[in-house]
RNA sequence: UGCGUAGUAGUGUAAUGGUGAUCACGCGUGCCUGAUACGCACGAAAUACAGGUUCGAGUCCUGACUACGCGACCA
Numbered sequence: 001u002g003c004g005u006a007g008u009a010g011u012g013u014a015a016u017g018g019u020g021a022u023c024a025c026g027c028g029u030g031c032c033u034g035a036u037a038c039g040c041a042c043g044a045a046a047u048a049c050a051g052g053u054u055c056g057a058g059u060c061c062u063g064a065c066u067a068c069g070c071g072a073c074c075a
Base pairs, nucleotide, nucleotide: 001071002070003069004068005067006066007065010025011024012023018055027043028042029041030040031039049063050062051061052060
């Protein structure tokens, strides 16, 4: 320097271009218990950045950034 893949709550992860963005763990409140734990109910919390296409973008396209993998070049 090139190519490919990935970037979504605190962590991991899903979503055929169309529902108020899924699930688990974690967090908070309540219930339960003699008390804790487990369990149950409820709640808060996210589409990395800048643009484009589209009636509509987490999803498609472009660019830059970061990480990983492969390759090229120099020695």